[in-house]
RNA sequence: AGAGUUUGAUCCUGGCUCAGGACGAACGCUGGCGGCGUGCCUAACACAUGCAAGUCGAACGAACGGCGAGAAGCUUGCUUCUCAAAGUUAGUGGCGGACGGGUGAGUAACGCGUGAGUAACCUGCCUAUCAGAGGGGGAUAACGUUUGGAAACGAACGCUAAUACCGCAUGAUACCACAGUAUCGCAUGAUACACUGGUCAAAGGAGCAAUCCGCUGAUAGAUGGACUCGCGUCUGAUUAGAUAGUUGGUGAGGUAACGGCUCACCAAGUCGACGAUCAGUAGCCGGACUGAGAGGUUGAACGGCCACAUUGGGACUGAGACACGGCCCAGACUCCUACGGGAGGCAGCAGUGAGGGAUAUUGCACAAUGGGCGAAAGCCUGACCCAGCAACGCCGCGUGAAGGAAGAAGGCCUUCGGGUUGUAAACUUCUUUUACCAGGGACGAACACAAUGACGGUACCUGACUAAGAAGCUCCGGCUAAAUACGUGCCAGCAGCCGCGGUAAUACGUAUGGAGCAAGCGUUAUCCGGAUUUACUGGGUGUAAAGGGAGUGUAGGUGGCAUGGCAAGUCAGAAGUGAAAGCCCGGGGCUCAACCCCGGGACUGCUUUUGAAACUGUCAGGCUUGAGUGCAGGAGAGGUAAGCGGAAUUCCUAGUGUAGCGGUGAAAUGCGUAGAUAUUAGGAGGAACACCAGUGGCGAAGGCGGCUUACUGGACUGUAACUGACACUGAGGCUCGAAAGCGUGGGGAGCAAACAGGAUUAGAUACCCUGGUAGUCCACGCCGUAAACGAUGAAUACUAGGUGUCGGGGGUCAAAAGACCUUCGGUGCCGUCGCAAACGCAAUAAGUAUUCCACCUGGGGAGUACGUUCGCAAGAAUGAAACUCAAAGGAAUUGACGGGGGCCCGCACAAGCAGUGGAUUAUGUGGUUUAAUUCGACGCAACGCGAAGAACCUUACCAGGACUUGACAUCCAACUAACGAAGUAGAGAUACAUUAGGUGCCCUUCGGGGAAAGUUGAGACAGGUGGUGCAUGGUUGUCGUCAGCUCGUGUCGUGAGAUGUUGGGUUAAGUCCCGCAACGAGCGCAACCCCUAUUGUUAGUUGCUACGCAAGAGCACUCUAGCGAGACUGCCGUUGACAAAACGGAGGAAGGCGGGGACGACGUCAAAUCAUCAUGCCCCUUAUGUCCUGGGCUACACACGUAAUACAAUGGUGGUUAACAGAGGGAAGCAAAGCCGCGAGGUGGAGCAAAUCCCUAAAAGCCAUCUCAGUUCGGAUUGCAGGCUGCAACUCGCCUGCAUGAAGCUGGAAUUGCUAGUAAUCGCGGAUCAGCAUGCCGCGGUGAAUACGUUCCCGGGCCUUGCACUCACCGCCCGUCA
Repeated sequence: AGAGUUUGAUCCUGGCUCAGGACGAACGCUGGCGGCGUGCCUAACACAUGCAAGUCGAACGAACGGCGAGAAGCUUGCUUCUCAAAGUUAGUGGCGGACGGGUGAGUAACGCGUGAGUAACCUGCCUAUCAGAGGGGGAUAACGUUUGGAAACGAACGCUAAUACCGCAUGAUACCACAGUAUCGCAUGAUACACUGGUCAAAGGAGCAAUCCGCUGAUAGAUGGACUCGCGUCUGAUUAGAUAGUUGGUGAGGUAACGGCUCACCAAGUCGACGAUCAGUAGCCGGACUGAGAGGUUGAACGGCCACAUUGGGACUGAGACACGGCCCAGACUCCUACGGGAGGCAGCAGUGAGGGAUAUUGCACAAUGGGCGAAAGCCUGACCCAGCAACGCCGCGUGAAGGAAGAAGGCCUUCGGGUUGUAAACUUCUUUUACCAGGGACGAACACAAUGACGGUACCUGACUAAGAAGCUCCGGCUAAAUACGUGCCAGCAGCCGCGGUAAUACGUAUGGAGCAAGCGUUAUCCGGAUUUACUGGGUGUAAAGGGAGUGUAGGUGGCAUGGCAAGUCAGAAGUGAAAGCCCGGGGCUCAACCCCGGGACUGCUUUUGAAACUGUCAGGCUUGAGUGCAGGAGAGGUAAGCGGAAUUCCUAGUGUAGCGGUGAAAUGCGUAGAUAUUAGGAGGAACACCAGUGGCGAAGGCGGCUUACUGGACUGUAACUGACACUGAGGCUCGAAAGCGUGGGGAGCAAACAGGAUUAGAUACCCUGGUAGUCCACGCCGUAAACGAUGAAUACUAGGUGUCGGGGGUCAAAAGACCUUCGGUGCCGUCGCAAACGCAAUAAGUAUUCCACCUGGGGAGUACGUUCGCAAGAAUGAAACUCAAAGGAAUUGACGGGGGCCCGCACAAGCAGUGGAUUAUGUGGUUUAAUUCGACGCAACGCGAAGAACCUUACCAGGACUUGACAUCCAACUAACGAAGUAGAGAUACAUUAGGUGCCCUUCGGGGAAAGUUGAGACAGGUGGUGCAUGGUUGUCGUCAGCUCGUGUCGUGAGAUGUUGGGUUAAGUCCCGCAACGAGCGCAACCCCUAUUGUUAGUUGCUACGCAAGAGCACUCUAGCGAGACUGCCGUUGACAAAACGGAGGAAGGCGGGGACGACGUCAAAUCAUCAUGCCCCUUAUGUCCUGGGCUACACACGUAAUACAAUGGUGGUUAACAGAGGGAAGCAAAGCCGCGAGGUGGAGCAAAUCCCUAAAAGCCAUCUCAGUUCGGAUUGCAGGCUGCAACUCGCCUGCAUGAAGCUGGAAUUGCUAGUAAUCGCGGAUCAGCAUGCCGCGGUGAAUACGUUCCCGGGCCUUGCACUCACCGCCCGUCA
């Protein structure tokens, strides 16, 4: 000293939370020793038991007692009597029980603190001084007798003493009365002196004595108290008025004393916005905690003061009390009782119950310190000194030290190599603090000497003994030092804030390791800090919370220039006080420290006094610049009242005139043949004033707009005659205050809440339309609020400029219009400094300063509730809390989005062609069914998709039958005749059977060894199309072949970010050009690659042919495949900005990217795939693995997608056994010719590893016929008979022939593809494949129509704007219900 948390990110505002310190603490886990402290914060709740205040016999009588002395009696060692010492003590009497000890209920007060005052007072014991004590008297307890009562406690009669009580005498410097003098004081008055008169005292005791202790009066001191005053001392105004002894006076009483303290009378005062009264809370302080300080909180322990003693009241005694362990009364409670009456008061020390999260022993001793009594010895003392209990706090010590690597074992982790625990342990050497044991053993003790120690055989010292008896707690996601594994799976749980946990959790639980503190460690409660988050030090108010709606003005606050005085504030010096303890500094004592002792400082305050006079204040007399007045002017929707005017709407009357008018997106309601609308003329009435008109004017704000008149307010300019600080602000108060609303009375044309009807709509209590009442208007009265806004309080001064405009003044040039310069006041824009979180403000400040007022302190609850005031009401003003959240908010940034805007593109629309959606079939999907119908794919971008081909296999699914180191791989051991046909059983896997057969390679010392293979066995392991595509790699789809996506450096911004990439043109294109705080660069675009269109050249067999055929020859042509050429806006013209480029043209096979393909930026969709493959983790292991047979993936009420074939004449059928392709494939293959079959096909096998042979026939075409019909269309379905493939066509293949001949006559809403060799149409080939193609991938033949254009739908790109979205509009969010 800061940190976390609002956002996708940023800056700010702002709250919440954390890290620190403290504690009379409590709780959890743990616990070795000592010292010093501390210990009912709650029930001022109730208390059993014991103790806590007595003492004096030297005040007094008496009683007990009886050493001893004497006497008597006699049983001569006993009894009785008398005297009497020590001692004990109930009573009378004295002193003390008013101290000490406890508690904090009450108290907001002279209670406390601080400083003064008493000329208004008291003071036992103590100290000092002066004076005195003569002589008498009468009682009464005790005691005795009688007696009452259960008891407590009495009653009557009788006796007695005193330092008990009472007169008398004496008596003052005491007190009272009368009137003086002097001095002093602010005053009431005080002090001193002197005179006269009056009043009031006393007690004795001890001692042989000396003497001592007491007694009485007085003065003074000391101590202790009493009263008064200044200042300070919590919260609430949702408490604004309080007060009758109240305020004062006179007199009296009372008190130690002043005083309404009390009383009688008189007066009507007194307190209060500087907060009275009331309500709530609270003992106050020195101090304590915290804080840099200022402050904030607190008042345990120690010390000072106060108050209280079961609750309330009262007095008595006394020097002192209205009395904790005294009295009386009343109340509540408890106890005793013989029921008649009595007793009690732990907030003393222990202790008990209760309450509570919680707080100790019914201890020892008066040895010390202190107190009471006493002459003293002494007695008493739960004050105090000690001990006990409690880690409750602070402080100190220990639990060992050094060496020790095989880096042991064990634990944990691991990439299996190792790492870590860890010099840690073991082991060696050493030490013994402390605990324990033994021996010695205090200070505290001072009272003449002597005696005297609770603590205590304690502290301390010495010795012996053994590393021996002695470590835990919290934390480890960030804040915040410290991480891994396993378990769990939004469960269990954690959490101070943010937040973790939904199968790989560094955040839960455990373990290991680590971090921190340590006899403690954490948690909880509370306080301060951090929080400048109440801001005096030290904050704010345009938009974050916050300027009153505006003015006027009271109290208050603040105030111009110069002079003189005073000294209240201010400053300086001195004095008193600020108790001690505490705090700080220095020193000292306990071994150190805590703790204790000594000295100093400080205690920032208050009081008194002496000075200073700048500033503030105050007094006095001045000044004119602030302010005001006068005079001269002009401007203005400033206000109030009265009158006047025209245009327009509506209505009425009359005329013309005829069928509609009106209204809307479109309509309807409505008006109109009873004559509307339209038009003409006249009239009525109300309201508002077009143009001028303007970021123009006026006003304090609200607000003010036709013209004229009357009355009237303010501002401005000029002048400098007058006043002389008269000023500024302004809590309360008062006034004004849009619209709506309210009251009374008018008025009412238009407009128009409510209301009615018509539409719109899913609904439409709305938007639109037709009507329409309050109201809007006037007068008077209320209301008192608005986004009453410049969201910006008023005043004054200062601080660069530029440019408009309104109202004045001065000047220059000018004849004038006018131009220019300057000045004052208003009103706008731009902008420098400065300010600001930014936006922005910027002489009209949100700048720099001063003064005053108002207001704010997280969001919600809430401007709500209650209370009060105002109001006729509506309502207004003032204005909370419980509870709840961790945010709410401001400004700006990037993106996404908008039924925002601009520009542009795409078969996106439009213009066209052909379809889909209807039928039948095929195929895929959903659903359903099933033992199973394996799994995946789900908008575009799943659905003829994975699957380029499920009868078995495939196959992953189901049923059944089998195997268990396994169908497959590696390692080890043993063995070997390894492999094994036929045959038997079985559905097969498999088993049996071997006797048939068979016995391999390399080396060899011939014994054998090795490699390979097989069998058997044990375990490591194999295996998994089991899960997770949301753990992954790889691959793929999509936006999209859209033109975008970024970086470096620089610059701008506090920053996120911006710039570049925007702008003007252009392009298919971020393509290119120009401009520009940017300059460059990268990935994309384009080009480079392939095919195709033209051509040259080279090469030519299997190709070709100019050779009649063949052979042979040749390479011009076709063709094949290598290398070239060609196209570049290159040329011309026009447009454009002299650019880029566009348009037109020439030439050319091809022209502006010639056509097509491959090629897919940064990224998006947790897109798809764990079932192609690979792979982490999890799961199965005689099974979720492996093998086999059969079945299933082909099911079928239905729904959807994609196709095929059709519905027919642009056609079907027949014929032409007519002609013309391209690209492919072929050896377990393609297969010719020939022959057989109606045909599928069979037979056959030439030829061909293919420019050679084969598949191979191309089809649409052309000719004839059919003549519009369910047909000579259409071919589904079904029957029969066959063919082919294949172990095998039942479930479940394809094809052929004959027969059968279904739906369907061009398809609703909706919807798809295509811009040229394209659509449409026609056939051909290939992959997969034993067989199976309407699918897929290719090939060529024939070969169109249309595009005005970009308003609209969809998708996309760029710029801009709004935004409360950023998971980004499939967003966010509001209400109701569960």
Small-subunit ribosomal RNA from an uncultured bacterium, 1378 nucleotides, folded computationally. Its mean pLDDT, the model's own confidence on a scale to 100, is 84.